Background
Model confidence (mean pLDDT): 84 of 100. The part of an RNA shown here (large-subunit ribosomal RNA, domain I) has 531 nucleotides and comes from a Flavobacteriales bacterium. The source organism's lineage runs through Bacteria, Pseudomonadati, Bacteroidota, Flavobacteriia and Flavobacteriales. It was read from a public genome assembly. It matches the Rfam family "Bacterial large subunit ribosomal RNA". Its family is annotated with ribosome and structural constituent of ribosome in the Gene Ontology.
Context: one part of a larger RNA
RNA sequence: AGCAUAUGGUGGAUGCCUUGGCUCUCAGAGGCGAUGAAAGACGUGAUAAGCUGCGAUAAGCUACGGAGAGGUGCAAAUAACUAUUGACCCGUAGAUUUCUGAAUGGGGAAACCUGGCAGGUUGAAGGCCUGUCGUCGAAAGACGCUAACCCGGUGAACUGAAACAUCUAAGUAACCGGAGGAAAAGAAAACAAAAGUGAUUUCCAGAGUAGUGGCGAGCGAAAUGGAAAUAGCCCAAACCAGUGUUGUUUCGGCAAUGCUGGGGUUGUAGGACUACAAUGUGGACUUAAGUUAUAUAAUAGAAUCAGAUGGAAAUAUGAACCAAAGAGGGUGAUAGUCCCGUAUAUGAAAUAUAAUUUAUCCCUAGUAGUAUCCUGAGUAGGGCGGGGCACGUGGAACCCUGUCUGAAUCUGCCGGGACCAUCCGGUAAGGCUAAAUACUCCUGAGAGACCGAUAGUGAACAAGUACCGUGAGGGAAAGGUGAAAAGCACCCUGAAUAAGGGAGUGAAAGAGAACCUGAAACCAUCUGCUU
Repeated sequence: AGCAUAUGGUGGAUGCCUUGGCUCUCAGAGGCGAUGAAAGACGUGAUAAGCUGCGAUAAGCUACGGAGAGGUGCAAAUAACUAUUGACCCGUAGAUUUCUGAAUGGGGAAACCUGGCAGGUUGAAGGCCUGUCGUCGAAAGACGCUAACCCGGUGAACUGAAACAUCUAAGUAACCGGAGGAAAAGAAAACAAAAGUGAUUUCCAGAGUAGUGGCGAGCGAAAUGGAAAUAGCCCAAACCAGUGUUGUUUCGGCAAUGCUGGGGUUGUAGGACUACAAUGUGGACUUAAGUUAUAUAAUAGAAUCAGAUGGAAAUAUGAACCAAAGAGGGUGAUAGUCCCGUAUAUGAAAUAUAAUUUAUCCCUAGUAGUAUCCUGAGUAGGGCGGGGCACGUGGAACCCUGUCUGAAUCUGCCGGGACCAUCCGGUAAGGCUAAAUACUCCUGAGAGACCGAUAGUGAACAAGUACCGUGAGGGAAAGGUGAAAAGCACCCUGAAUAAGGGAGUGAAAGAGAACCUGAAACCAUCUGCUU
């Protein structure tokens, strides 16, 4: 030195555990903000660095309700206090709430500087205190923040086409604007086809079909059937009444126009108008009051003992009991009957929500006649250029419109995929509308052939922390003594507050805080063998 056995050191794998995650389900909530938000800065404790809470009334103040013996957060310790005259704690409603921040008197390099006006304070001050002073808007109000879902505007490229240009990716990403708890859409100028349907939305089928497509890559319907959910309405106009303005006037009016109220709302055309008739029916509900239920604290809540083993009994043994409760968790090992609970029953001073009742607000109806009037205009349609439709200009209908044009008026007009005729369907150029549908920053309850500390969130720990970067931004590592600190009094070795040996605690200290288990690599030592 090598090999082997053994014993240690080092190291932190493995096993076990879980306070944290992940993915869902069912309910709730779906907003907060000039009454100053979200997010922060700085303070605030007897001692106080961090987290948490709170705001100069500062780990808190008040009232009400619950609860009933301790309490002064994480977090030990000491001090000092506090509490049956009811503290701490839980719930509801309030008060306070520095400075920054939309930030809003002005400024500004956020958490700072500095004004005007009114009032107060002082002997006085360039001091201090209180209130007020932003922009837009006639006012009401708006402004800022917020995870996804929704609507609109602008709108890529990588990529695919085995290259690439039409095409694709994709109207995606990104940016901007806007809204709601959903949004959007929506009561046929719709589909269909000789039969019919009857607003919209979503799902299943139709169907990867019909189509479209350098007919490449790809893209990709609809009718119809089945299901979910269902709900229909209001204006403009004609006409009538009132009222204002303007022009004109022979002051009698006439004409034009605006506003308010009534009226009226559709395709079997309807309405105005004329003539009759009716006082009722329903509704998608404004406000107030009442009732009930639910939520936000809670309350009651059954039933087991013994000896044995053990450090400890919940274990095994024996004998019992409860069960509308044998969900779950804890307790010195595995507990229906020890504790918290669970089933079940009960409960609210206060606030909120829902349902319902009553009153109230708003809306809502017919028949006949058909001469006249009304029924949405720079609109429909057309040309040119684009875009959207599954549909790339194609035979290309339909929808939108930058530009140029430009009708008809119910004997009207539009559509039925070029176009024409017949036939059929509808009634544009105004508006509103629950439900079925989408999503989850957030709250409660629950679930998992999900993870178990290199996993699961980046984060089980002072985690978006430490640290890195001028900055945008990047971004960790790090869990486990024991049932209980009982966390090793005292002695010894030692320079020692290091480390160790005794002693003691404990079931165990080979559980001693570098603390459960404690693998391997690696490093030693004893012994044996080989050289």